[in-house]
RNA sequence: AGUUCCUUUCGGGGUCGGGUGAAAAUCCCAACCGGCGGUGAUCGUCAGUCAAAGAAAGUUUUGACGGGCGUUAGUCCGUGACCCGUUGUCAAGCAAUGCUUUACUGGCAACGGCUGACCUGGUGCAAGUCCGGGACCGACAGUAUAGUCUGGAUGGGAGAAGGGAAAC
Numbered sequence: 001a002g003u004u005c006c007u008u009u010c011g012g013g014g015u016c017g018g019g020u021g022a023a024a025a026u027c028c029c030a031a032c033c034g035g036c037g038g039u040g041a042u043c044g045u046c047a048g049u050c051a052a053a054g055a056a057a058g059u060u061u062u063g064a065c066g067g068g069c070g071u072u073a074g075u076c077c078g079u080g081a082c083c084c085g086u087u088g089u090c091a092a093g094c095a096a097u098g099c100u101u102u103a104c105u106g107g108c109a110a111c112g113g114c115u116g117a118c119c120u121g122g123u124g125c126a127a128g129u130c131c132g133g134g135a136c137c138g139a140c141a142g143u144a145u146a147g148u149c150u151g152g153a154u155g156g157g158a159g160a161a162g163g164g165a166a167a168c
Stems, first nucleotide, its partner, number of pairs: 002168002004165007017029003031148002033138002035079004043070004048065006074136002083113009093099002118134005140151003
């Protein structure tokens, strides 16, 4: 340092202003926002190797090369919440003559499914991430049609940081 287990904390932002209307942060004009991991030509920083120049030397400057660390994507790769299914497991129920190795309902776990959106100009050996420009996207339920309000949710969660244990 890695792997496994336990544990603590953290872990999502956003309708200014106006129009119509009985009513809209839902329509129209306009405004605003961008989860998590990865990648990486940004950028910063660190030392190294090589070359050239200067120097007695320590060393200095310039260039090239590859590297460490931090860091740059809503639309690239993957992933989470919602929803659906399968299997396992737990609970005991449902209006009932019925069901009860079954079915139905609910909880939990694993696995699977579903789940949005980018072009263009520049630079350059190379751009899907840089710079300029223009565009586009955003679960479900409620309600005047919602990425931004309210609700499931004081939930779940990709994961992040810390602490502990044993073995390799």
The RNA shown here (FMN riboswitch aptamer (RFN element)) has 168 nucleotides. It matches the Rfam family "FMN riboswitch aptamer (RFN element)". Rfam 15.1 lists 6,230 matches to the family in 5,120 species.